[in-house]
Parts: sequence; C1' cells; structure tokens
RNA sequence: CCAGAGGGCCGGGCGGCCGCGGCUCGCGAAAGCGGGGCGAGGAAAGUCCGGGCUCCACGGAACAACGGUGCCGGGUAACGCCCGGCGGGUCUCGCUUUUUGCGAAGCUCAGGGAAAGUGCCACAGAAAGCAUACCGCCUGCUCUUGGGCGGGUAAGGUCGAAAGGGUGCGGCAAGAGCGCACCGCGGGGACGGCAACGUUCCCGGCACGGAAAACCCCACCGGGUGCAAGACCGAAUAGGGGCGGCAUAUGGGCUUGUUCCGGCUCGUCGCCCGGGUUGGUUGCUUGAGGGGCGGGGUAACUCGCCUCCUAGAGGAAUGGCCGCACAGGCGCAGCGAUGCGCUGGACAGAACCCGGCUUACAGGCCCUCUGGCGAU
RNA sequence: GCGCCCGUAGCUCAGUUGGAUAGAGCACGAGCCUUCUAAGCUUGAGGUCGUAGGUUCGAAUCCUACCGGGCGCGCCA
Repeated sequence: CCAGAGGGCCGGGCGGCCGCGGCUCGCGAAAGCGGGGCGAGGAAAGUCCGGGCUCCACGGAACAACGGUGCCGGGUAACGCCCGGCGGGUCUCGCUUUUUGCGAAGCUCAGGGAAAGUGCCACAGAAAGCAUACCGCCUGCUCUUGGGCGGGUAAGGUCGAAAGGGUGCGGCAAGAGCGCACCGCGGGGACGGCAACGUUCCCGGCACGGAAAACCCCACCGGGUGCAAGACCGAAUAGGGGCGGCAUAUGGGCUUGUUCCGGCUCGUCGCCCGGGUUGGUUGCUUGAGGGGCGGGGUAACUCGCCUCCUAGAGGAAUGGCCGCACAGGCGCAGCGAUGCGCUGGACAGAACCCGGCUUACAGGCCCUCUGGCGAU
Repeated sequence: GCGCCCGUAGCUCAGUUGGAUAGAGCACGAGCCUUCUAAGCUUGAGGUCGUAGGUUCGAAUCCUACCGGGCGCGCCA
C1' cells in the first nucleotide's frame, strides 16, 4: 500500500439575508410591532422487551389457567439486554511427511429435557421405530446344466434426509462387538474449576435415531391499566331509556378462575340506544442524566470529587436562498505532481420519561486482528 | 399515544395437528355451437402464497424481524 473481518466515533462547517414555534421584556385600548434568549436524533422510527410514574376497595395465601424465559458465572432498578467463560458448528492460518491430530484468531448458535408420556417421520425402499431381509454371500436336501424348497448372515449392493456405533486387525462355511486396539457412547471414581465443563482412570460390547421454532415435562418470572393514566377548575345536557346476569343480607359485588382469611360496600355487574361538550390549568421534564479526573474490576459496570444542563406544544415549530472554504463523484488537460469545469452532503422528525433490542442510513475518520506485496 | 386483525391468480375466496402437481368461481386466450352475438360445452394460460432470514429431510402452514392495509379506544351525566 492492497484485500478481508471486527469494533468505536462523526454524520455537515463558517458568514449574510428572509422566514417558523414557544418563553421573556418593552410599547400599545386591542390587533399587533420591536428587542433578547431558546428550539430534534443516533436512530426521535418499529412499539419488540424491561422499568419509573399513575390509577383500578381491595389486601394476603394456596392451587389452577394463560403468557414468557431457558449452558454457566457476573453486571444492572430490571430485562428476552450487556460482559466474561464453557460447549457445538464453520472458515482461515501455523505446526505435523499425508490422512489424522494439536494450537491460535475470527464468525455463529431459539445452547434445559427425546432412558416421563402422547403424536409425527410423506414418496421411494425388503425394512422408518418392540427394526427388517429384496438382490447378494455361505450352506443343506432335491430334481438335474439351472431352478425349487429350507437354514444361517447382515460385511457389500439398492432406497432414502435418516438404515440401531465408526476405522483397522483377527476370526468364521459366510458373517457379525464374535474377540482385540483406537475413536465415539453410557455408568462410576479421582483431580482441577464457584459453576457450565475439562483432564484422567476403571467398568460396560452398544442398550440410547431425528424432531420440543409438535403437544408436553422441569426450573424460574409475570395482577391489570397506559399521560386519551391521573388531579383541579369551568361550560353544556334529559342524573334519560332498553335488554340481560347474580342476588335481595346464613346473601350479592369488589379488574383471569377456584378455595380460605381479613377488609370495604348495600344492590351490583355487563351490553346497547339516546343527550351534552370538543375548554383551561396541572401531570411536564433535573433524570437509574451528560462530561472530566481519580480508585476498583479482564470486562460489562461501579464508587468518590469537580463541573454542566439548553424543546416541553395544540395534530404539532427548527426551513429556504446566496457566498466561502471542506470531504466525495464525474469529465478534460498532463508522464506525473497538479490544474480547470460540472456536480454534490444520507436515513429521517421529539409528543410522559428512562434502560435496551431491532430496523433505515450518502459519506468520512480512528483503532485492533488476519493474509499478500514492497522497503529497511 | 394504546390495543387488535388481515395479506394466497387480474378480482372474490378455499387450503394452516407441515408431505411435494397450491385449488374453486368470475374474468382472459383458443376451439366447438350459431347467419352473427350472448348463453352453453371443451381446452389452455395465468401464482416470488406480502418481503427476508431461520427450524425441519421437507414450510402457504411453525418461529423471528421487517413491509403494506384495515378497525376500535376521549370527557361529562
């Protein structure tokens, strides 16, 4: 320098003019005018999770239902998020004579349980879930040139996504975990680790296929409601009508159901039709907040000190033009350095707030790792 | 702002305890019938199952993320 992978940050700058929305000050009887100051994001988005806050005469306990999460440890207010680790898969590189194996870096995983149970595995195929025997191989009898009737076997062929361990040697009539070695698998022990798990030894000849993003089982978590929550003030109307449920006090109702305990209330709950209104104030933005320095921690994060806060709004304001530089792209000239001209800066838009995830995003900058080339 | 539902042929719909050619009606093309047209009969074409990724041997169907469309919800009494 080029290529690839991962991570972080920025995402337009300066000046002038004309506008837009609140706030505030002044003038004005008012309409309004003038001055000052403020005015979007990394995602404000999707609304997919987790909270704060709010209300719901209910509160507590148990069970059930429903929903969600799922290797281990940590972080956090909490999480399905984040960090670190373990294990599996995959790719690259290095070592090794190749296969194999070992090591390193990256990416990725909805990564509990299939020996609790139910169901599923189409077509093809002999056989698809208590496995099976079509071709083949070996063998017995028989008729005899090759077939027929039996027996053994599962190495090979065939079908399939998948064929009830794999490779090698022995063994056998042919074969087969039938025997042995290694690998895999299952059980147990020791050691290391908080743990997931790893290493190693012994035993077992293999019994245990896939799938839980099928039902399900296990463990853990979850009451509902969303600022159109809620509070106050004001205006107006008909405090209206219908249907249904449970009841009428040893009872009913009280925000998933049942039961129990306590409490509140006396009719209550649900649906539909009709009437009025479309106002104001508050909640409202200072918060698990940002930045710097120092300490702890591998990290996520956390603690201490200092410092800074700058939209709060109703269907909703932050835009446009010009100039100057700055990236970037294209064309021309030039061996090149470079010069000239044209073009040109994305996705998007706060609506109670915060922590995440996901998705969209022109272009630029920085860091780390891997490989190649060149120079020293 | 909050909640819910739906995307299958040009249109209206079936098909979802996963199984291989995704069907039906209308519409469209060709042929028959008719003097001609309509109707009728025969036949044919037409599908990224909204998009992308995943699970699985296998996805319209199961899961996740997006895209598009639709519906409902104010207060007082």
Two RNAs folded together computationally: RNase P RNA and transfer RNA, 453 nucleotides in total.
It holds a member of the Rfam family "Bacterial RNase P class A". The family's RNA type in Rfam is ribozyme.
Its mean pLDDT, the model's own confidence on a scale to 100, is 77.